Molecule: RNase P RNA; transfer RNA
Organism: Burkholderiales bacterium
RNA sequence: GGAGCGGGUCGGACGAUCGCUGCGGGUGCCUGCACCCGGGGAGGAAGGUCCGGACUCCGGCGGGCAGGGUGCUGGUUAACGGCCAGGCGUCGAGCAGGUCAUUUCGGUGGCCUGCGGGGCGACGGACAGUGGCACAGAGAACAGACCGCCAAGCGGCCGCUCGCGGUCGCCGGCAAGGGUGAAAAGGUGGGGUAAGAGCCCACCGCGUGGCUGGUGACAGCCAUGGCACGCCAAACCCCACCCGGAGCAACACCGCAUAGGCACGCGCGCAGCCCCUGGCUGCACAGGACGCCCCUCCGAGCGUGCGGGUUGGUGGCUAGAGCCCCGGGGUAACCCGGGGCCCAGAGGAAUGAUCGUCGGCCGGGCAACCGGCUCACAGAAUCCGGCCUAUAGACCCGCUCCACUU
RNA sequence: CCACCCGUAGCUCAGCUGGAUAGAGCGAUGCCCUCCGGAGGCAUAGGUCACAGGUUCGACUCCUGUCGGGUGGGCCA
Numbered sequence: 001g002g003a004g005c006g007g008g009u010c011g012g013a014c015g016a017u018c019g020c021u022g023c024g025g026g027u028g029c030c031u032g033c034a035c036c037c038g039g040g041g042a043g044g045a046a047g048g049u050c051c052g053g054a055c056u057c058c059g060g061c062g063g064g065c066a067g068g069g070u071g072c073u074g075g076u077u078a079a080c081g082g083c084c085a086g087g088c089g090u091c092g093a094g095c096a097g098g099u100c101a102u103u104u105c106g107g108u109g110g111c112c113u114g115c116g117g118g119g120c121g122a123c124g125g126a127c128a129g130u131g132g133c134a135c136a137g138a139g140a141a142c143a144g145a146c147c148g149c150c151a152a153g154c155g156g157c158c159g160c161u162c163g164c165g166g167u168c169g170c171c172g173g174c175a176a177g178g179g180u181g182a183a184a185a186g187g188u189g190g191g192g193u194a195a196g197a198g199c200c201c202a203c204c205g206c207g208u209g210g211c212u213g214g215u216g217a218c219a220g221c222c223a224u225g226g227c228a229c230g231c232c233a234a235a236c237c238c239c240a241c242c243c244g245g246a247g248c249a250a251c252a253c254c255g256c257a258u259a260g261g262c263a264c265g266c267g268c269g270c271a272g273c274c275c276c277u278g279g280c281u282g283c284a285c286a287g288g289a290c291g292c293c294c295c296u297c298c299g300a301g302c303g304u305g306c307g308g309g310u311u312g313g314u315g316g317c318u319a320g321a322g323c324c325c326c327g328g329g330g331u332a333a334c335c336c337g338g339g340g341c342c343c344a345g346a347g348g349a350a351u352g353a354u355c356g357u358c359g360g361c362c363g364g365g366c367a368a369c370c371g372g373c374u375c376a377c378a379g380a381a382u383c384c385g386g387c388c389u390a391u392a393g394a395c396c397c398g399c400u401c402c403a404c405u406u
Numbered sequence: 407c408c409a410c411c412c413g414u415a416g417c418u419c420a421g422c423u424g425g426a427u428a429g430a431g432c433g434a435u436g437c438c439c440u441c442c443g444g445a446g447g448c449a450u451a452g453g454u455c456a457c458a459g460g461u462u463c464g465a466c467u468c469c470u471g472u473c474g475g476g477u478g479g480g481c482c483a
Stems, first nucleotide, its partner, number of pairs: 001402010012358007020041002023038007043377001047388002050386005055247004059296002062294004067243005072086005087123001088121004094115009124238002129236002131232003146178002148174003153170008186204006205227001206225008251315004261306006269283006285299001287298002308482002322341008360373005407479007416432004425463001434450005456472005
C1' cells in the first nucleotide's frame, strides 16, 4: 500500500435577507391581539408499531380456569423476546503434521488429523402421552428380503476315481454387497463363520454410574453396558418461569349546546322477626372498565337501536431510568461518586424559502479551470429502554492474508 | 392510539388439518357451426402463489421480518 472480515463515529459548514412557531422582557391599544428586542426550534433512524416499562383510569388489582409469551448457563436492568460474558453445536479463510498421486526435483494437487482470527445458531423435553414420515422401495419404527451370499436336510439332472463333486428346485440360514429413498435400525479395521452378523476384539460414537474442576451450562478422567434410544415439538402436547384490563381520543378541570326525545329488552324482589312511616336477618337479582367461573363488596338503574347536540379551551406536556466531563469498581454489559449544562413542545398540527462563499458528487480538460446537481434515507405527535427496516458519501480502530521497503 | 383482516391467471374466487402437473367461473386466442354476427361445441395460452429469510426430506399452507391494500373502535346527554 492492497484484499477480506469485524466494530465505531459523523451524516454538509458559515454568513446575509424574508418568513413560521413556542418561551422571556418591553411598548401600544385595552384583557387578547399587534409591534419591537433577546434566545430555542427534528433524527440516527423522528419510520415500522415488533417487544418492554413509566404515567393515568378501571369496586378488590382476591382465587381458579382459559389464553398469550419466553426457553443452554451466569450476569445486567425499572423491565424486556434487549445487552454483556461464558458453554455447546455448526460454517470457516489460513497454519502445522501425516499420507497418496504427479513432477522440469524447485514444487503442485487430492485425502486424513489437529489448531484455528472470525461468522452463524427460535439452543428446554422425542424412554409422559397422542400423531406424522407422501412417492419410490422387499421393508419407514416391536421393520424387512427384490437382486444377492451360503449349503446342513429332501428331490431331479450331469460327471466320474463309486461316494463324492457340480448344477437346479423345495424347505431353510444371513444381512456383508447391490438397489429404493431425505432417512434402512451404530461407524472403521481385524478376528471369526457354510455365508454372515457386536457373534468376539481394538479405536471412535452412544447409554448408565462414579470421581475431579467449575456458581452454572458443561468439560476431563475412570468403570461399565454389546447398542437397547431414527427424524419432526416454527405438529398437538409436557415441564419451568413471566403476564389483571384498557390506553394521552388515557385521565382531570372549565365553558358551550339539546327534545335531556322515542322504541325494545333486562331489573328495581321475596319471606320472616322486632321496640312497626323504620330497622334487622335470610334467600334471590340487572349492572359495576372488554374472555369465563367462584368468593367478597357496592347497588337502582342498565343495555341496544333511531333521533339530537358539540365538534372550544386549560392541564397532563416535556428536567428526564436526561446530556457532557472527570475519578473509581467490574473482562464486559453496567454500576457508584463529584462537577457542569438545559437541549423542540406543535395541536387541521411550526421547524421553511432565496442568495453568496467553502466542501461533496457527476461530466469535460494534461492543467489552471469550466458546466451541472443543491444532493442519501427520511419529518417529532405522552415520554423513555430496545429490536427491526431504509440510508449517497466521509472518517477512525482492530484482526487475518498478500506485496514492497528498511 | 388500539384491535384485526387480506394479497393465488387480465377480473372474481377455491385450495392453506404440509406431499396435485396449483384449479374453477368470466374474459382472451384459434378452429367448428352460420350467408354474417350472437349463442353453442372443441381446443390452447396465460401463475416469481406480494417479497425475503428460516423450520422440514418436502412450504401456497408452519414461523419470523418487510411491502402494499382494507375494516372496526374511541366525544356529550